[in-house]
Formats: sequence, C1' cells, structure tokens
RNA sequence: GCGGACGGUCGGAUGGCCGCGCCGGGCGCAAGUCCGGCGAGGAAAGUCCGGGCUCCACGGGGACACGGCGCCGGGUAACGCCCGGCCGGCGCGGGACAACCCGCGUCGAGGGACAGCGCCACAGAGAACAGACCGCUCCGGUCCGCCGGAGCAAGGGUGAAACGGUGAGGCAAGAGCUCACCGCGCCCCCGGCGACGGGGGCGGCACGGCAAGCCCCGCCGGGAGCAAGAUCGAGAAGGAGCCGCGCAUCGGGCGUCCCUGCCCGGCGGCUCGGGUUGAUCGCGAGAACCCGUCGGCGACGGCGGGUCCAGAUGAAUGGCCAUCCAGGGGGUCGCGAGGCCUCCGGACAGAACCCGGCUUACAGACCGUCCACCACU
Repeated sequence: GCGGACGGUCGGAUGGCCGCGCCGGGCGCAAGUCCGGCGAGGAAAGUCCGGGCUCCACGGGGACACGGCGCCGGGUAACGCCCGGCCGGCGCGGGACAACCCGCGUCGAGGGACAGCGCCACAGAGAACAGACCGCUCCGGUCCGCCGGAGCAAGGGUGAAACGGUGAGGCAAGAGCUCACCGCGCCCCCGGCGACGGGGGCGGCACGGCAAGCCCCGCCGGGAGCAAGAUCGAGAAGGAGCCGCGCAUCGGGCGUCCCUGCCCGGCGGCUCGGGUUGAUCGCGAGAACCCGUCGGCGACGGCGGGUCCAGAUGAAUGGCCAUCCAGGGGGUCGCGAGGCCUCCGGACAGAACCCGGCUUACAGACCGUCCACCACU
C1' cells in the first nucleotide's frame, strides 16, 4: 500500500424561507394571534423472551396435569440475555514426528441411557439375552473339482454404528485365554466455591447409540392486555322508584277449555339509573442519560457532579432553495499526480403505555485489534 475477519462510533453539515404537533408566557369573551422552547431510531421493525403498570380470578398448604428451562460460578428487577470458566467436537500453528502435549480460533438444546418403555432405515450372515457370508484350523472321505463333521471369530466384506483398542505371549487355528499400555466401571486420596482436573488401587470387560420419541430428576410458571383501565357525560329508546289523574261487568299472563284464585295495565310530572358519539386522564423524572472517580479479568456495581430529552389519536416530526462534505457518470486540459466545467446523488427505515434483551434490515464513512499478500528500508 492493498484485501479480509471481529469489535466499536457515526449514519450527511450549515444557513434562509414556508408549513405541522406539543409545552410555557403575553393579548383576546372566544375563535385565534404573537414570542420563546422542544420535536423519531440504532434498529422506532419482528412481537420471540423477561419485567413494570392495569383489570379480572384467587382463604392457606399439598398433590396431579400442562407448558417452559437445564455443564459450573457470577451479573441483573428479571430472563431462554450478558460475562468469566469447565468439558467435548472441528480447524490451524508449535513441540523433528502418528499417538500424545501446549497455544489460538470456532461450534455445542452441554442434566440423566444400570428407573422403565420404544426406535435403530438401506445394506448385511448378524443391529442388542448377537451372529457365521467369505475365511482359518483339525479329523474323516474323495472321482482330487471338492464333500461331511468338529472347533474358532483373528482377517475380509456390509453399515452411521458389528458386543473394547494397540502390541506381545499363547494356541491345531484362535479368542481378555494371559500380560503391558490406553479406554471403561467402582473405591480412595489431593487440588478447586463449583463444573472439573491430577494421582493411586481394584475389576478381565459385564455397561452400543438416540431423551430435538415417551420418560425420570431439579428449577420456574394464575389469566388477559393501554382497544388494559378510570372520570365527565347532551338527546332518544328501554328499565326502576315516588306523586297526581283515570278505570276494570274490560284486556293480557299463569300450556289448553270451564270454574275459582293470583299478578299486570293508561296518561302526565320529577328523580334515579344506564354508558353510545364525544371529551379528559392513564401519558412520561425514568431499573433514565452524560461526565468524573473507585471496586471488579469481565458482565456490572458504588459514590460525586450535571442535564430534562417526542407525546400525536386520521395520527405532527415535512417541503423548497443556496453553499459545502462523502460517492458516481460524462466532457476538456495535462507526460503524470491532478485541475476546471457539467449532470446524478446520501442506506435501512419511521414512535403510539413504558423498560431490559434477542433476532432481522442497513449505501457509505471513521477508529481499534488480528490475519494474509505485495513493495521498500
């Protein structure tokens, strides 16, 4: 210099004119008008997870069912989020080297497979109380091609996976049959808060995989959501109560007819009540932001100082012009670096009760760390 990965910051700037929403102040009876201030985001998005707040339900405790979460420690109001660590898989580098050890990066729904059930396709002889296709060994027979019997499971083959691995001994051939190391299981000791790590002893191997199939263990969990919910409230219909007037030898209801019984009734006035259109609250000082300092590896926390930072409800936050800053195209001048003129032109997107996360979208610019390549010293 160029390219890439990761982390972080920003995501056009300034000025003028016109316009919009909210707040404060002045004037005005009011409508309004004048002045001043503030006015989208890192994701405001998806609505996936955790909370605040509101209403509903609920005497307390337990069990069962259902749903979620799941290595360990820490952070946090809380979380399925974040930080640090452990273990395992993969990749790269180093130790001359396969195994092995160390370092770095990356990924992991990372509790339990001797509580029980279930499943393991295809291929293959055999897939979980294993099995014998090819093969190996011995014996017998033979027409010399093989056939029969017994033993074996090393080697080959199939598969994602074949009932421990490597080496040596042993054997007719073999086999944990025996031994060493590794693996696995159990016990003990040491280190660590812990996940876990290190060491020793015993066991000849008994115990394959899948829990993102059921299940077991531990922890957590009432439901609905600001169209939550609350207040004010004109007029009409329907309802209730009281008062006044009226009447019934009528009408209606008690399933139907008769008898009998009971209840109800029309008009006017006043009051209550109801909660639709609408209006107001909820509605922004908060797990807030910035700076400094202290503690911590870190996530984060303590202390001190400062700041006030959108609240619409058909829903404001916009438009135009000029200059500049990135970027791109064309023309022209110049050997070149580049100069001048002109045109285009700045992503994703946009609050609607609020907050903490996660995920997704995003032109371009800048900063830091690491890696690779090229040139020069």